[in-house]
The RNA shown here (Bacterial large signal recognition particle RNA) has 263 nucleotides and comes from a Chloroflexota bacterium. Its mean pLDDT, the model's own confidence on a scale to 100, is 77. It was read from a public genome assembly, where an Rfam model found it.

RNA sequence: CCGUGCUAGGCGGGGAGCUAGCGGUGCCCUGUACCCGCGAUCCGCUACAGCGGGGCUGAACUCCCGCCCGCGACCCAAUCCUCGGGGGACUGCGGCGUCGAUCUGGCGAUGAAGGACGGGUCCUGCGCGGCGGAAGCCCACGAACCCCGUCAGGUUCGGAAGAAAGCAGCGGUAAGUGGUCACUUCCGGGUGCCGCAGGGGUGCCUGGCCAGAGCUGGGCCGGCGUCGUAAGCUGCGGGGUAGGGCCAACGGCGGGUGCACGG
Numbered sequence: 001c002c003g004u005g006c007u008a009g010g011c012g013g014g015g016a017g018c019u020a021g022c023g024g025u026g027c028c029c030u031g032u033a034c035c036c037g038c039g040a041u042c043c044g045c046u047a048c049a050g051c052g053g054g055g056c057u058g059a060a061c062u063c064c065c066g067c068c069c070g071c072g073a074c075c076c077a078a079u080c081c082u083c084g085g086g087g088g089a090c091u092g093c094g095g096c097g098u099c100g101a102u103c104u105g106g107c108g109a110u111g112a113a114g115g116a117c118g119g120g121u122c123c124u125g126c127g128c129g130g131c132g133g134a135a136g137c138c139c140a141c142g143a144a145c146c147c148c149g150u151c152a153g154g155u156u157c158g159g160a161a162g163a164a165a166g167c168a169g170c171g172g173u174a175a176g177u178g179g180u181c182a183c184u185u186c187c188g189g190g191u192g193c194c195g196c197a198g199g200g201g202u203g204c205c206u207g208g209c210c211a212g213a214g215c216u217g218g219g220c221c222g223g224c225g226u227c228g229u230a231a232g233c234u235g236c237g238g239g240g241u242a243g244g245g246c247c248a249a250c251g252g253c254g255g256g257u258g259c260a261c262g263g
Base pairs, nucleotide, nucleotide: 001263002262003261004260005259006258009057010056011055012030013029014028015027020046021045022044023043024042034054035053036052037051038050063256064255065254066253067252068251072247074245075244076243080240081239082238083237084236086234087233090232091231092229093228094227095226096225097224098223099222100221103219104218105216106215107214114210115209117207118206119205120204121203122199123198124197125196126195127194128192129191131188132187133186134185135184136183138179139178140177141176147172148171149170150169155164156163157162
């Protein structure tokens, strides 16, 4: 170096899940890779490996190790995007109040702010007026008898002269009723550009006087307070993406791996 027969090994691997942990069945990826029995409220183990039985291949395209690539799963996950609730500290915006007064507007030497004096507004009392009510005055009506006057007729008394009571009628009147509403008296008030006297007060208005330059806060702006809004902001939850981590099939490259016999 060649040949023959063997042996280790190989005849799929990986991810999640399950599990104390591991392998397998079931799910997913890879992609083609012997057969039979068992297996999810599961099966078998505590190990280079699922347990039991059978078969093929076999030291290399095929087995083992390292590196690279990387399907795919899983984990974290935003200061980025998006959706839904919440908050109202801060920024912004809006309303209101208050303060300031550089600017602006208005008022002001035809006199601001201020001062003292007076008047009004306020209170009390007394008047006057007006309004309303009642009464009086006035007008009209107003009593079968028990109101008045006059009392026809009739009645009574008387010898007579004469006298008396008296109904109706007529006239009048009382209580009362109605009216007039000018006048008088009394009472009342959501009464008055009214009068007189007194008080109070310095808030507002006002008059003249003193004195002589500010006053005001409409606009803009700023400070503060308060109420609101929720754009920014803040916090919670859901989804997505960037990014990161771990495992990793298929594939690529490099290296490694026996025993016996014969020539």